[in-house]
RNA sequence: UCAAUCUCCUUGGGGUGCCCGUUCGGGCUGAGAGGCGCUUGGCGUCAACCCAUCGAACCUGAUCCGGGUCAUGCCGGCGGAGGGAUGAGAGAUGAAUCACC
Numbered sequence: 001u002c003a004a005u006c007u008c009c010u011u012g013g014g015g016u017g018c019c020c021g022u023u024c025g026g027g028c029u030g031a032g033a034g035g036c037g038c039u040u041g042g043c044g045u046c047a048a049c050c051c052a053u054c055g056a057a058c059c060u061g062a063u064c065c066g067g068g069u070c071a072u073g074c075c076g077g078c079g080g081a082g083g084g085a086u087g088a089g090a091g092a093u094g095a096a097u098c099a100c101c
Base pairs, nucleotide, nucleotide: 001095002094004093005092006091007090008089010087011052012051013050014049017028018027019026020025021024034046035045036044037043038042058083059082060081064077065076066075067074
């Protein structure tokens, strides 16, 4: 000085579903299904978690198709289809180059 990998910080993006008994517990999947407020429809906010273009985090298609389940993107297909955050910094490992001995 830098290809690559990883970690941290900051910035940005994102979702929060289903079921059983009954209003508080329990169960399913998942990285994540939490708290508070407004209010009963979700929204806002905070936290945790995930993802950031080498982008399968997440959204759309989708009130989709097949299978399974008490039920649900629960699993598979759709599908590397379309969209998607188009940032900054520090450190570690490693490599190369240069200088000196």